[in-house]
Context: one part of a larger RNA
RNA sequence: UGACGGGGGCCCGCACAAGCGGUGGAGCAUGUGGUUUAAUUCGAUGCAACGCGAAGAACCUUACCUGGAUUUGACAUCCCGGGAAUUCUAUUGAAAGAUUGAAGUGCCCUUCGGGGAACUCGGUGACAGGUGCUGCAUGGCUGUCGUCAGCUCGUGUCGUGAGAUGUUGGGUUAAGUCCCGCAACGAGCGCAACCCUUGUCUUUAGUUACCAGCAUUAAGUUGGGGACUCUAGAGACACUGCCCCGGUUAACGGGGAGGAAGGUGGGGAUGACGUCAAGUCCUCAUGGCCUUUAUGUCCAGGGCUACACACGUGCUACAAUGGGCUGUACAAAGGGUCGCUAACCUGUGAAGGUAAGCCAAUCCCAAAAAGCAGUCCUCAGUUCGGAUUGGAGUCUGCAACUCGACUCCAUGAAGUUGGAAUCGCUAGUAAUCGCGGAUCAGCAUGCCGCGGUGAAUACGUUCCCGGGCCUUGUCA
Numbered sequence: 001u002g003a004c005g006g007g008g009g010c011c012c013g014c015a016c017a018a019g020c021g022g023u024g025g026a027g028c029a030u031g032u033g034g035u036u037u038a039a040u041u042c043g044a045u046g047c048a049a050c051g052c053g054a055a056g057a058a059c060c061u062u063a064c065c066u067g068g069a070u071u072u073g074a075c076a077u078c079c080c081g082g083g084a085a086u087u088c089u090a091u092u093g094a095a096a097g098a099u100u101g102a103a104g105u106g107c108c109c110u111u112c113g114g115g116g117a118a119c120u121c122g123g124u125g126a127c128a129g130g131u132g133c134u135g136c137a138u139g140g141c142u143g144u145c146g147u148c149a150g151c152u153c154g155u156g157u158c159g160u161g162a163g164a165u166g167u168u169g170g171g172u173u174a175a176g177u178c179c180c181g182c183a184a185c186g187a188g189c190g191c192a193a194c195c196c197u198u199g200u201c202u203u204u205a206g207u208u209a210c211c212a213g214c215a216u217u218a219a220g221u222u223g224g225g226g227a228c229u230c231u232a233g234a235g236a237c238a239c240u241g242c243c244c245c246g247g248u249u250a251a252c253g254g255g256g257a258g259g260a261a262g263g264u265g266g267g268g269a270u271g272a273c274g275u276c277a278a279g280u281c282c283u284c285a286u287g288g289c290c291u292u293u294a295u296g297u298c299c300a301g302g303g304c305u306a307c308a309c310a311c312g313u314g315c316u317a318c319a320a321u322g323g324g325c326u327g328u329a330c331a332a333a334g335g336g337u338c339g340c341u342a343a344c345c346u347g348u349g350a351a352g353g354u355a356a357g358c359c360a361a362u363c364c365c366a367a368a369a370a371g372c373a374g375u376c377c378u379c380a381g382u383u384c385g386g387a388u389u390g391g392a393g394u395c396u397g398c399a400a401c402u403c404g405a406c407u408c409c410a411u412g413a414a415g416u417u418g419g420a421a422u423c424g425c426u427a428g429u430a431a432u433c434g435c436g437g438a439u440c441a442g443c444a445u446g447c448c449g450c451g452g453u454g455a456a457u458a459c460g461u462u463c464c465c466g467g468g469c470c471u472u473g474u475c476a
Base pairs, nucleotide, nucleotide: 001476002475003474004473005472007471008470009469010468011467012466013465015461016460019425020424021423022422023421026316027315028314029313030312031311032310033309034307035306042053043052064302065301066300067299068298069297070296073127077126078125079123080122081121082120083119086103087102088101090099091098092097107116108115109114129291130290132289133288134287138285139284140280141279142278143276145274150189151188152187153186154185155184156165157164158163169180170179171178195268196267197266198265200236201235202234203233204232205231206230210225211224214223215222239262242256243255244254245253246252318418322377323376324375325374326373327372328371334365335364336363339358340357344353345352346351384415389410390409391408392407393406394405395404431453432452433451434450435449436448437447
């Protein structure tokens, strides 16, 4: 100087406590382990792997397996020879491919012999190629401690030196935040602020948005209006600024006024020095090693979807604060031309047919759902629950057998609130309800967003866990 202690002191955090809702029991979805397999490709493994890489495995993807092919190669550059490119066709084959026939002549230069560019076929070797190995050779990127309040430097001083001081102390803060003191005085990276968004107001603008008054209509539909809403540009606003009390006349703390908002207003982006030889050579880049008629490349089929079992993460339930039916109300944020698709017709339905509008504040997706009103069910394995299975269909797509989603009819399993244990959450949060998007031909209970309804509790810091500062014992 650091690490550690079932040492001490101070402090913080949904860490405990106080509450609310879950997981652990059931069925299913999904990931993992294990087992199986020709293959079940590979990676991720306490927190910080396990709805993770994967924002979407029927083929492709695909890296795996089986079989069939190929060897200058699917891709790049150079050299030589032939042919414009290209299009069509036959045989064989699962395809890849192998073999074969026909049509066809462009552009630039030209001394009319030919040469060149592009493309293509054949050949020679230099080389290509490798999702092969090493993340313990690396770059880059990322996770974690942790948005924790820390990590350092210059000069000076002290110490033989390693080092110390500053950064400790007294207060205070979300904060090494600020104040006071002090052999220290200053400074840097962090903190905070500057950025985005949301909450209030003013102003500018007024279409595709809006409609107070006037006219008009089935309808902001049309005339009109520029008030309101909204949109999107510019500004204002919050600073402990004001008052009281406490405090060291300080920093600051408590209360109050005014205010849309009050003491960081809410949320986001932002992650110091470092730690874990953390993760990634399968995003990419890259050293070394290995491979080169194969560990490269092409193709067909299969596999990644297996299933005595175990675990993680979710969805749906077990019901009456509920389920069914009828009627009826109110969003936000998004997406749309290889697209979104109104209305109408057909179908119980998935959907099909026909066909307006919209490259979108204009048209469409689009029905928001929980809610509210009425009615049936009356505590039951049920009008709860929907797994499973049979049948019939729709759609996408060369193609739904392995292995898609959806619809209708029938079937109607487990499940009556879940042991030990364990997780999330402090406010527009939890819980609950629906809506959208990326990926995508098709496929979402996952992920990323959006709004609707909208709680309970926090005495407190003894204890569990993690962290910060000071100090002490031990060890290096």

Small-subunit ribosomal RNA, 3' major domain from a metagenome, 476 nucleotides, folded computationally. Its Rfam family is "Bacterial small subunit ribosomal RNA". Its family is annotated with structural constituent of ribosome and ribosome in the Gene Ontology. Model confidence (mean pLDDT): 84 of 100. RNAcentral holds the full RNA, with entries from SILVA.